[in-house]
Overview: Predicted 3D model of a 582-nucleotide part of an RNA (large-subunit ribosomal RNA, domain I) from a Pseudomonadota bacterium. RNAcentral holds the full RNA, with entries from ENA. The coordinates come from a structure-prediction model, not an experiment, and the mean pLDDT is 82.

Context: one part of a larger RNA
RNA sequence: GGCUUACGGUGGAUGCCUUGGCGUCAAGAGCCGAAGAAGGGCGUGGCACGGCUGCGAAAAGCCUCGGGGAGCUGCCAAGCCAGCGUAGAUCCGGGGGUACCCGAAUGGGGCAACCUGGCUGAGGUAAUGCUCAGUCAUCCCGAUAAGGGAAGGGAACUGGGGGAACUGAAACAUCUUAGUACCCCAAGGAGAAGAAAUCAAGAGAGAUUCCCCUAGUAGUGGCGAGCGAACGGGGAGGAGCCCAAACCCAUCGAGCUAAGUGGUUAGCCGGCCUAAGCUUGAUGGGGGUAGUAAGGCGCCUUAUGGUUGGGCGGCUAACCGACCGAGGAGUGAGAAACCGAGCCUCUAGCCGAACGCACCUGGAAAGGGCGACCGCAGGGGGUGAUAGUCCCGUAGGCGAAAGGGGUGAGGCUCCUCAAGGUGACCUUGAGUAGGGCGGGACACGAGGAAUCCUGUCUGAAGCAGGGGGGACCAUCCUCCAAGGCUAAAUACUCUUGACGACCGAUAGUGGACGAGUACCGUGAGGGAAAGGUGAAAAGAACCCCGGGAGGGGAGUGAAAUAGAGACUGAAACCGUGAGCCU
Repeated sequence: GGCUUACGGUGGAUGCCUUGGCGUCAAGAGCCGAAGAAGGGCGUGGCACGGCUGCGAAAAGCCUCGGGGAGCUGCCAAGCCAGCGUAGAUCCGGGGGUACCCGAAUGGGGCAACCUGGCUGAGGUAAUGCUCAGUCAUCCCGAUAAGGGAAGGGAACUGGGGGAACUGAAACAUCUUAGUACCCCAAGGAGAAGAAAUCAAGAGAGAUUCCCCUAGUAGUGGCGAGCGAACGGGGAGGAGCCCAAACCCAUCGAGCUAAGUGGUUAGCCGGCCUAAGCUUGAUGGGGGUAGUAAGGCGCCUUAUGGUUGGGCGGCUAACCGACCGAGGAGUGAGAAACCGAGCCUCUAGCCGAACGCACCUGGAAAGGGCGACCGCAGGGGGUGAUAGUCCCGUAGGCGAAAGGGGUGAGGCUCCUCAAGGUGACCUUGAGUAGGGCGGGACACGAGGAAUCCUGUCUGAAGCAGGGGGGACCAUCCUCCAAGGCUAAAUACUCUUGACGACCGAUAGUGGACGAGUACCGUGAGGGAAAGGUGAAAAGAACCCCGGGAGGGGAGUGAAAUAGAGACUGAAACCGUGAGCCU
């Protein structure tokens, strides 16, 4: 020096564990903000220097209403001091109060958490300084008002405006990646879409959305790589409506008219009008909303719940309005403002069956043994090892002063109380539909390319009308564009609950631990490591060596090679003893 072996050191693998993660399902909930948010800064404790949590100068809290029932003054974190509590504290829940400074930040300024004003009122001073409360940004609506609204934030989800490349095509350009990532705008608990100018095919369906199939089919495609429907069927859910216009009325404006035309609801008589007539425009009200066309207006037919009022007068008829009655509907779109008994439910909780042993092992019984019991409860967790009957619970029941949600009789409000026929008299969304050129969207890459959108140039019909049925034409069928609203089924997240051939500390979230922390970076941003004594601290009094660290005794404990970065404690690596070899 090497090998072997025993015992150690170092190291932290492995095993076991779990406070933390991950996922699925179900139910419920879903916006916050000038009444100052989200997010922060600074404070705040008797001893409180630090971190976390809570709170805000009324500062681990104040008032009140409930729950609860013996202890309490949050955690790391023990202790001291001082207190509180059966006159009900701490704690849990509902409501209220307070809520510094910054931040949309909003009196003005500013290098966020700072500086500094005006006005009104109050306190204080001899007076000024000083202190306190309120108010004062901008934009929009509104009457130059009162008053109201906006702004800013939000993980994911939604709609819209813009919009890549790496990549794939085994290169690459059309193509693909992909309308993805990313940027911007907007909305909300959802958003979008939505009541056919839709499909279909000789039979018919009947808004939209989502799921399953149709189907990797038909197609599309340097016919490469790839992309990829629809019809139809089955489910979830289910809801339909309102304007514009014709026509009527009222008010206001402009123009025209001297005919006795016209008007005054119609007819007749009388009266009135130079605008009270005619044309036209605006505003408001009524009316009206369809595609076997619908509506208006005129005419015709049949029918009319009661009472009452109206127009220049009278008569008749009709019309309009009010009240009663009958019927129907309703505030989530369809007109709109509310009240609301009762019931259900959320935000604290409560009750809740049944076992013993002086036996065995052990430090400890829940294990073994013996003998019982409950069960609408033998899910689960804890207790010194493995407990239906020890504890918390579980099954099953019960419960709210206050606040929220749902349902909801009724009040209340609105509508109706006429239908049919007929007349090519009127109306039915125009720089629109369509066309040319250029793009884009449709599964569809210009293709035979319909359909949809439109930058540009054009440009209809108008109900005897118009669009579509995948070039185009005819026949036939079907629908009615150029205005608008609309729940639910859907997406996402949170809360609660249940579950897992999910993870178990190099895993599972980046984060089981003072983690978006320490640290790095000018910054945008990047971003860790780090869990385990024991059943219980019983955390080692006292003695010895040592300056201490550390160790040896003693003591605790089942165990101390469980002694405090301590369960187990592999390997590399380093030692000590022994054996063998050189």